Context: one part of a larger RNA
Formats: sequence, structure tokens, C1' cells
RNA sequence: UGGCGGGGGUCCGCACAAGCGGUGGAGCAUGUGGUUUAAUUCGAUGAUACGCGAGGAACCUUACCUGGGCUAGAAUGCAUUUUGAUCGUGGGUGAAACCUCAUUUUAUAGCAAUAUACAAUUUGUAAGGUGCUGCAUGGCUGUCGUCAGCUCGUGCCGUGAGGUGUUGGGUUAAGUCCCGCAACGAGCGCAACCCCUAUCAUUAGUUGCCAGCACGUAAUGGUGUAACUCUAAUGAAACUGCCGUCGUAAGACGUGAGGAAGGAGGGGAUGAUGUCAAGUCAUCAUGGCCUUUAUGCCCAGGGCUACACACGUGCUACAAUGGGCGCUACAAUGGGUCGCUACCUAGUGAUAGGAUGCUAAUCUCAAAAAAGCGCUCUCAGUUCGGAUUGGAGUCUGCAACUCGACUCCAUGAAGCUGGAAUCGCUAGUAAUCGUAUAUCAGCAAUGAUACGGUGAAUACGUUCCCGGACCUUGCACA
Repeated sequence: UGGCGGGGGUCCGCACAAGCGGUGGAGCAUGUGGUUUAAUUCGAUGAUACGCGAGGAACCUUACCUGGGCUAGAAUGCAUUUUGAUCGUGGGUGAAACCUCAUUUUAUAGCAAUAUACAAUUUGUAAGGUGCUGCAUGGCUGUCGUCAGCUCGUGCCGUGAGGUGUUGGGUUAAGUCCCGCAACGAGCGCAACCCCUAUCAUUAGUUGCCAGCACGUAAUGGUGUAACUCUAAUGAAACUGCCGUCGUAAGACGUGAGGAAGGAGGGGAUGAUGUCAAGUCAUCAUGGCCUUUAUGCCCAGGGCUACACACGUGCUACAAUGGGCGCUACAAUGGGUCGCUACCUAGUGAUAGGAUGCUAAUCUCAAAAAAGCGCUCUCAGUUCGGAUUGGAGUCUGCAACUCGACUCCAUGAAGCUGGAAUCGCUAGUAAUCGUAUAUCAGCAAUGAUACGGUGAAUACGUUCCCGGACCUUGCACA
């Protein structure tokens, strides 16, 4: 100087407390461990692994296994040999890849020889490796932590390591600001500048809007007019600015005013110096090592989907604040031409056959669902719950056996609110309800990321648990 303490002081955080809803019990989905296997590819492992890499494993992907093949090789460059084609088509063998046979057949310049281009082929040279090392590395990332810290120049103090500044008194979300002070200044962080959102104005008026007026229709923004909504550009607005109380000041308080918004209005992006030899050589790049008729490459089939078991994360439930049936409303974000499909017809349905619009504020996916209004069920393993299984189908795709999703009929398991323990959340939040998208032929999505609808309870307080910040003290630690 740091680190640590079941030392002290001050302070903060869904850290506790006060509340609400979960997990832990059941069934299923998914990931992991273990076991099994020819293989169940590899990585991630307290917090900071376990619906994680994977934003989509039937083939492909694919790295694994079994078997069959190739050896300058699957790709590309340069030089070189040979050919005039290559591609394509057809035959044989085969699971395919590979191997093999036949057939067809170049361009430009030039009279031609030939040259060039193109294609294949031979040889040579550079290959290749998801092989090892993340404890050789770059880059990227997690965590402490959006915590308020981390440093420097000059000066001063100390023999020196170092200290001071950065401590102290107040204040703040903040090393934020004020006052004081052997310090005076400065940098990286904080804040602000950026984006979305809440209010208003101006500009603009199509594909969006329609109040009033006019026209028109069986009916509808259908037509005119640019008010409104909205769209998308520019600006205004919030600064403790004004008032009161307290205070030297910074600032704090107010059931003050005004205002759409009040003291950081709400949310996002933004992550200092460093810590964990944290993670990643399998995104990529890269040193070294290893491999070269194989640890490389091609192909078929299988596996990654196994199953006495254990754990994590979720979904659906156990019902009446509910289940079923019918009728009636109200969103926002997004996607669409190899696509989204109105409408009609067939089918109980998944879908199919026709047909129309849209490269989209125009057409379409699209029905929002909880909600409301009626009827029914009456506390039961039930008209709760839907696992499992049988049958019949639909769709995608060379191909649904291993191993897809969906539909209909039948079947109708466990489960009556969950031990010890444990998680999330402070407001348009929790809870609850549906919608969209990426990936994608299809889909194991109950996941992830967004979007809107309905919409709470509670916080006395900081003694205690956990984590952190500053000062101080002890130490057999560095």
C1' cells in the first nucleotide's frame, strides 16, 4: 500500500421486511448429468453452465459410427502435357459415390502453319484438417456493475515503499455540487449531447382521415371541400425558472401556482481502470505441435431423438373468479411475388379444386383473445383435466420405419393446490389475455425476440440475511 475480520461508523440495492404470483408434488415439452451404445459428435459446469452455442438434427445440416470408394485430392492460382471439345443423352455394374462403354460436338484472327480464348486432361508447385493447446494469442463476450470509482502533470511531505490531491463538514442517483484545506490543475468514467415515448404548433395531404356542407347509392370515403385522426419532417416546451419555509452555500421540503408533463417525466443505446490464467483455437483470424493412400475428401445407411434414474428451465392442469354452446364488440407491432391470398365450391375438419387483388398506409395474412350478453353444468375425479393408445385421413418433401406437424372418431392416465427449501416483481410494473416475426420445404415453438388488451396489492422501517461503496481500527496474510 492492499486484502481479510462472526471489529466500529456512515450509506445504498426487490438485499431483508410488507405484499402479489410462482418453482419444489402430477403429466408432458426441453436442456444437462448419469447409464447404455458401433456411434449416442463437440463445447458450456457456483453466482457468471443446464429452452446455453442451436434464430429451427427425417436426407442435407453433421463435426460421430458402420460399410463402399478417391489420393495434387471437394475449391482456387501459376507453369506444363495431350485433346477438341465440354455440357448433354443413352447403356453396364452398384445402395449411392466411384468405375466403365457408346454417341453427339468449339469460337475468334489467319490462305495455311499457327496463335489466343474456352473446356477437359497429365505432371509439378502452393493443398486439406470442426486434429491438440483459450495456460502461447488477436478479436468478441460474461461477471463484479450503469457500481462511482480509476488515474496523471507540477508542487509539497517522507531515507524509502509511498502519501497528499481523492481526506474533513454538508449535499446528491453520482469523485454530483458547495464550503474548508499544501495543494493547484487535468484526463478516463458520472451527467449531457443520440433514439423512442407523453403535449402543442408549423409545413405537407396519398394509398390514410370524414365533422359540417353539397352530390350520389340498395349500402359503403363512393365524389368534391383540407377541419379532425393519422403519417413524417421541422420547431416549441421543464430550467428548482416562479412563490413560501429552512440553509452561509450547494441543496432539501410544500394536499404551492402555472402546466400535457415537476424536480433525472418514462424507457433504450451507452459499460472507466481493473478482477475471475472466467468463456470461446468448433464463427473468424493466428504462433507452436501433430497428421498427409489419412486425423484429408466423396457416398449410402445409422446416430445426435437411446432410458432403472437424478437435477435445471418451462407448458398444461387440478376447476364454478370455472367448463361448454350461441350472439355482440375493441388493438398494436410485423410479414408477403419461388410469396400472402379475398371470394365461390367440396369436405365435420386438417385441406383440396377454381378464381381475384397485391412488389403493398391501396390487396392480403387477419379471426384478436381475455371482455360483454344469454342458455347450460351444481362440487363429482365430474360436461374438470387432458396424458396414453387404437383407427381413418390431410399437407410438406426424392423420401415421414427409425424420427415431422396437423385433422376427425374412439380411448380418457396422473392430478383435488404440492415437505424441507427456493425464485421473480415497486406501476401501466406483477398477474393475466391474445397477436406478430426471425430461423424455415415442413416442423417437434410450450423456446426466443417484439407487440398491444385488461390491470392490482404493498413498502412501518434498516435490527437481521446477501451483495456493494466510503472512512476508520486490528492482523501470525501478500
Notes
Small-subunit ribosomal RNA, 3' major domain from a metagenome, 478 nucleotides, folded computationally. The full RNA is in RNAcentral, with records from SILVA.